[in-house]
Context: one part of a larger RNA
RNA sequence: CCCUUGUUAAGGAACUCUGCAAAUUGACACCGUAACUUCGGGAGAAGGUGUGCCUCUGGAGGUGAAGCCUGUACAGGCGGAGCGUUCGGAGGUCGCAGAAACUAGGUGGCGACGACUGUUUAUCAAAAACACAGGACUCUGCAAAGUCGGAAGACGACGUAUAGGGUCUGACGCCUGCCCGGUGCCGGAAGGUUAAGGCAAGAGGUUAGCGGAGCAAUCCGCGAAGCUUUGAACCGAAGCCCCGGUAAACGGCGGCCGUAACUAUAACGGUCCUAAGGUAGCGAAAUUCCUUGUCGGGUAAGUUCCGACCCGCACGAAUGGCGUAACGAUUGCCACACUGUCUCAACAAGGGGCUCA
Numbered sequence: 001c002c003c004u005u006g007u008u009a010a011g012g013a014a015c016u017c018u019g020c021a022a023a024u025u026g027a028c029a030c031c032g033u034a035a036c037u038u039c040g041g042g043a044g045a046a047g048g049u050g051u052g053c054c055u056c057u058g059g060a061g062g063u064g065a066a067g068c069c070u071g072u073a074c075a076g077g078c079g080g081a082g083c084g085u086u087c088g089g090a091g092g093u094c095g096c097a098g099a100a101a102c103u104a105g106g107u108g109g110c111g112a113c114g115a116c117u118g119u120u121u122a123u124c125a126a127a128a129a130c131a132c133a134g135g136a137c138u139c140u141g142c143a144a145a146g147u148c149g150g151a152a153g154a155c156g157a158c159g160u161a162u163a164g165g166g167u168c169u170g171a172c173g174c175c176u177g178c179c180c181g182g183u184g185c186c187g188g189a190a191g192g193u194u195a196a197g198g199c200a201a202g203a204g205g206u207u208a209g210c211g212g213a214g215c216a217a218u219c220c221g222c223g224a225a226g227c228u229u230u231g232a233a234c235c236g237a238a239g240c241c242c243c244g245g246u247a248a249a250c251g252g253c254g255g256c257c258g259u260a261a262c263u264a265u266a267a268c269g270g271u272c273c274u275a276a277g278g279u280a281g282c283g284a285a286a287u288u289c290c291u292u293g294u295c296g297g298g299u300a301a302g303u304u305c306c307g308a309c310c311c312g313c314a315c316g317a318a319u320g321g322c323g324u325a326a327c328g329a330u331u332g333c334c335a336c337a338c339u340g341u342c343u344c345a346a347c348a349a350g351g352g353g354c355u356c357a
Stems, first nucleotide, its partner, number of pairs: 001352008010343002014341001019338001027051005036041001038171001052093009062083002067078004094098001106336007113328002118130002134169007146155003172323004177253003182250002184246005191241003197235002202230005209222005254272005281315001282312001293309005
């Protein structure tokens, strides 16, 4: 010097990202207990008092001796000593201290998020993430939809729409506005487009033959049938175009100008655009750039916190909106208690380190 412990004057969070760590609290009995609330809770709320031992004594209940009565009986009925249990009462007594050691909640207030108990990154994240009961949409009529498999087959399910699969939301309360133009899905089938295929006009190749040229080989022209290469019009399903529906489907939810008898502001008007122009509620928010916005509260002093305001850069309604008792090893702020966290360090014990053998 380091580690693990213990104690500490005065102060008591001044430490620090943060009371991290430590300290405080702690058992049992009694008294007492707020807001809020889903009436269950909150609650061990908070806050108090008592607790040893000795003597005397009361209540309750357990067991039940001696003795007594009946007198048929290895019986029954009285009886209450003693013993141990429990809840008290009075008096006394010792110590600094009686839950004497060990074990054994610190508490309260205001917010955020998530309803809750649960689950998770085995080995840096336990959470506001996942799940959840509840809600909604959608598919599926059973050889179900869906899933695995090449198939057989299996799961779904020895279930049957109060069932099963998928997706979103996430208790509960109050609610969930407008837009179907785009994309998706569903429905429609008149018209347009249209594949394979069908039908097949026509065109090309080949050449038996005919005509011409040549001594001939052969060449040129025309060219039936067959074979063959193609092939227009026409007919041809779904899809697409088209016509409707659908947003708890994917998603979206405006701009400019003017106007009131101070000023300011604009209930009001005009105009352009759109599928429609953000409703309720909330709002400097886990969202606010400007921003430490402004005002109020708390502090001597507050970029955090709480309550408001609304100019929402860029909240907003199941990618759910706003509340919410209870809950949380979550997160922000404040207070009380308490403390070596600190002012500011000291001492003690043990173990290392170091030195010597």
Large-subunit ribosomal RNA, domain IV from a Desulfobaccales bacterium, 357 nucleotides, folded computationally. The RNAcentral record of the full RNA draws on ENA. Rfam family: Bacterial large subunit ribosomal RNA. Gene Ontology terms of the family: structural constituent of ribosome and ribosome. Lineage of the source: Bacteria > Pseudomonadati > Thermodesulfobacteriota > Desulfobaccia > Desulfobaccales.